[in-house]
RNA sequence: CGCGAUAAACGGCAAACCUGCUCGAAAGACAGGGACGCAAAGCUAUAGGGCCUUACCCGUCGAGGGUUGGCAGCCAGCUGCCGAA
Numbered sequence: 001c002g003c004g005a006u007a008a009a010c011g012g013c014a015a016a017c018c019u020g021c022u023c024g025a026a027a028g029a030c031a032g033g034g035a036c037g038c039a040a041a042g043c044u045a046u047a048g049g050g051c052c053u054u055a056c057c058c059g060u061c062g063a064g065g066g067u068u069g070g071c072a073g074c075c076a077g078c079u080g081c082c083g084a085a
Stems, first nucleotide, its partner, number of pairs: 012038002017033004022029002036073001042078003048075002050071003056066003
């Protein structure tokens, strides 16, 4: 230096749920609490798939479609810490 990676350590994140004189049409986001879990639970959402939403438009109504916004803790892509025997 390499291999080894189900050890150890330093740290990190934070589901459900609760709270809110917050934002939003909604989905959802944000903040505080919380801890189910996570080695990528870091980043990426028009130009990968998937899922959720529908103020607005089309549709006589409805079904449906368009459109809008969202989800990275669904898959995917990109990047990446420590590391014993």
Predicted 3D model of an 85-nucleotide RNA (c-di-GMP-I riboswitch aptamer).
It was read from a public genome assembly, where an Rfam model found it.
The coordinates come from a structure-prediction model, not an experiment, and the mean pLDDT is 81.
Its Rfam family is "c-di-GMP-I riboswitch aptamer". From the family's description: GEMM was predicted in a large-scale screen for bacterial structured RNA regulatory elements.